The part of an RNA shown here (small-subunit ribosomal RNA, 5' domain) has 531 nucleotides and comes from an uncultured bacterium. Rfam family: Bacterial small subunit ribosomal RNA. The full RNA is in RNAcentral, with records from ENA, Greengenes and SILVA.
[in-house]
Context: one part of a larger RNA
RNA sequence: GAACGCUGGCGGCGUGCCUAAUACAUGCAAGUCGAACGAGAAAGCCCGGCAACGGGACGAGUAAAGUGGCGAACGGGUGAGUAGCACGUGGAUAAUUUUCCCCUAAAUCCGGGAUAAGCCUUCGAAAGGAGGUCUAAUACCGGAUAAUACCGCCGGGCGGCAUCGCCGGGCGGUCAAAGGCGGGGCAACCUGUUGUUUAGGGAUGAGUCCGCGUUCCAUUAGCUUGUUGGUAGGGUAACGGCCUACCAAGGCGACGAUGGAUAGCCGACCUGAGAGGGUGACCGGCCACACUGGGACUGAGAUACGGCCCAGACUCCCACGGGAGGCAGCAGUAGGGAAUAUUGCGCAAUGGGCGAAAGCCUGACGCAGCAACGCCGCGUGGGUGAUGAAGCUCCUUGGAGUGUAAAACCCUGUCAGCAGGGAAGAACCGCACGGGGAGUAACUGCCCUGUGCCUGACGGUACCCGCAGAGGAAGUCCCGGCUAACUCCGUGCCAGCAGCCGCGGUAAUACGGGGGGGACAAGCGUUGUUC
Numbered sequence: 001g002a003a004c005g006c007u008g009g010c011g012g013c014g015u016g017c018c019u020a021a022u023a024c025a026u027g028c029a030a031g032u033c034g035a036a037c038g039a040g041a042a043a044g045c046c047c048g049g050c051a052a053c054g055g056g057a058c059g060a061g062u063a064a065a066g067u068g069g070c071g072a073a074c075g076g077g078u079g080a081g082u083a084g085c086a087c088g089u090g091g092a093u094a095a096u097u098u099u100c101c102c103c104u105a106a107a108u109c110c111g112g113g114a115u116a117a118g119c120c121u122u123c124g125a126a127a128g129g130a131g132g133u134c135u136a137a138u139a140c141c142g143g144a145u146a147a148u149a150c151c152g153c154c155g156g157g158c159g160g161c162a163u164c165g166c167c168g169g170g171c172g173g174u175c176a177a178a179g180g181c182g183g184g185g186c187a188a189c190c191u192g193u194u195g196u197u198u199a200g201g202g203a204u205g206a207g208u209c210c211g212c213g214u215u216c217c218a219u220u221a222g223c224u225u226g227u228u229g230g231u232a233g234g235g236u237a238a239c240g241g242c243c244u245a246c247c248a249a250g251g252c253g254a255c256g257a258u259g260g261a262u263a264g265c266c267g268a269c270c271u272g273a274g275a276g277g278g279u280g281a282c283c284g285g286c287c288a289c290a291c292u293g294g295g296a297c298u299g300a301g302a303u304a305c306g307g308c309c310c311a312g313a314c315u316c317c318c319a320c321g322g323g324a325g326g327c328a329g330c331a332g333u334a335g336g337g338a339a340u341a342u343u344g345c346g347c348a349a350u351g352g353g354c355g356a357a358a359g360c361c362u363g364a365c366g367c368a369g370c371a372a373c374g375c376c377g378c379g380u381g382g383g384u385g386a387u388g389a390a391g392c393u394c395c396u397u398g399g400a401g402u403g404u405a406a407a408a409c410c411c412u413g414u415c416a417g418c419a420g421g422g423a424a425g426a427a428c429c430g431c432a433c434g435g436g437g438a439g440u441a442a443c444u445g446c447c448c449u450g451u452g453c454c455u456g457a458c459g460g461u462a463c464c465c466g467c468a469g470a471g472g473a474a475g476u477c478c479c480g481g482c483u484a485a486c487u488c489c490g491u492g493c494c495a496g497c498a499g500c501c502g503c504g505g506u507a508a509u510a511c512g513g514g515g516g517g518g519a520c521a522a523g524c525g526u527u528g529u530u531c
C1' cells in the first nucleotide's frame, strides 16, 4: 500500500501481490568495437548449355561466425536469512586496495613459436565433441634497456601512536611495452592523434578495525576447546586463531552470557501541544539473497540473478546411451488469497555500456493502458417564477408539509460531444560554409567559436478558436441518548436492530416500509490497523 456493500460524470498528480522467497508456457530485459586481427558467404542479375552444370560483375569486403579488447560486479528485483560492527552515528587505517578518468615525468627497441575461425576425416538421436592440416593480431612467449618501483646491505635527517611512518644518499640484485588510424615526402624520415608500459600524485569506489546506540522471554543461569592468550610459520590487498604446530589455562556471564522467539536497518512516514507511541509501502542510503546447499575460477572489482563445477528436490527432451532448465528483471500464466494492473509504445529526453565517430544495445528510463486505491480541482446549471398546480404524506377535516421545489419565461456554455488550428519538452551529435588559437619546417589532425540544416514515443496530446444544445452527468448513510435530524402504517420478546447504554411481550421517534428531515458528496457506509 487497504478490502467489502451500494453508487459512479471529467481531469491532474501519485499509488497498485501486505498472502505462496509457491511453480512457471511464451516474448523481451547486455552488449559493443572492422580505427586490434585473419578469413569470408547467399538470394537476386548476366552469359554458355536441352538439362545437369559451368563462368562472370555487382550484391560485398556486406551478413553470419571466430580470435582479441572493454563491459557484463552497474542498472533492475526481493526481504528469505540476519539480534549482527548488519545498520545508524562518530572515529581509525602508522594494517589496505582501486579498471576506466585527471595531472606530472619517462619510454614504446629486437625477435620467436603457436592457435581459433577455415579445409579434410570422424563420433553422437541430440546436447556436444575428437583427430589431422593452414593462418593473423593490441592473443602468447623470449631477449634488450630502465628508475624516484620492488628486494637485500650500510649511513643520514624529520616525525609519531607501542609495533613504526616519511624524506634523502651509496652498493648489489630483479621486473616493461603494441600497435592502430591519418598528413607531408621519390626515399630516408618528419609530424598529428589515439592506444600501450613504468613511476609519482589526485579523484572516485571498496575492504578492515573500534566507541556508542539498536525487540521480547529468567516459566532460558550457567556458556566456551581454536575456546582465551602467547611464540613461530602460512595465508591475504591488508590487521587478526583467519589457518597450522607448540606452550600456557584461560575467556564470557545477573550491568543478563548461553539458549529460545520475532525482525532486514536507517533517512523517514503516521499520530501527538510536546514528551512520547506506532510503522519501515512508495522515494533515497546501506545490507543480505538469486530453485536448496557447497565450491572455486576469471577479473581492478564477484552474494557472480539472466557465468562455471558438485550434490539435492522439481520440470522438460530422449533413439534409454545421455542431455536441458531456474521470472525475488518487464509483461504474462496457474495456485494461494478479502485483495493488487498491459504478454502496450519508444530510445525523442535523462542516464548507462561499447565505439575515434556515425551509431548499436538498454522492460533502466520516458510515456501510454487498467483500477474512485489516495490526494486535489471542476461539473451535474443560473435568474425570474403562486398565500403556493398536480401527486404523495399527515390531519382536530379547518388545514399543514414537500415548496420557488416543479411547470412556464429569460439566459449561460465549464466538462463531455463535433469540427478547425496546434505546441514546449530539442540541447547535443553530425553535416555544410566561415572566424580565431596552441603546436608543426609545413599540412592533416586538435581546441574554441558564428550561421544554417537534421532529430518527438507521448500525439494531432496539452492548449487556442468555433458549433449546437439544459441537453449526457447524484448518490450513500443516518434521524432513542451519546449525536445534527419526527411522524404515519405494519409487526407484537416474533421478525428483527445494536459501537455502548439498550430497543421489540398491541398506541415502538430504537424492528420493516412510506412521507419528512439531517450529514457528507463522486462518493457514502462497514470492517481491519495505528496514534
Stems, first nucleotide, its partner, number of pairs: 002527005009378006015371002017336001022334003026331003031070003036067002044058001045056004077289003087213007096206002101202008109143004118133006149174006156167004179194006215261003222252003227249008264286004268279004291312005314325004342368001344367003350364001351362004381411004391402004415472001417467002420464002425458001430453008475520005480501003486515005496503002